[in-house]
């Protein structure tokens, strides 16, 4: 410089051939627990799906650039 792959919630990762309100573990919070504290239990939260623009009735999912992170060639 050229090819592949990856990016999604503080962290790890789902998310079927493009279709219903984008979910789980952890981790933080309230609350019960306890005499505190843990262990256990319950509940709310928390997401510009890297960015930008297109294609669709409808994009995390497909196209184009850019940006970051990997790797293979020269």
């Nucleotide at each position: 410089g050229c090819c592949c792959c990856c990016g999604u919630a503080g962290c790890u990762c789902a998310a079927u051939u493009g279709g219903a309100u984008a979910g789980a573990g952890c981790g933080g919070c309230u609350c019960c627990g306890u005499c505190c504290u843990a262990a256990g239990g319950a509940g709310a939260a928390g997401g510009u799906u890297g960015g930008u623009g297109g294609u669709u009735c409808a994009a995390g999912u497909c196209c184009g650039c850019c940006c970051g992170g990997g790797g293979g060639c020269g």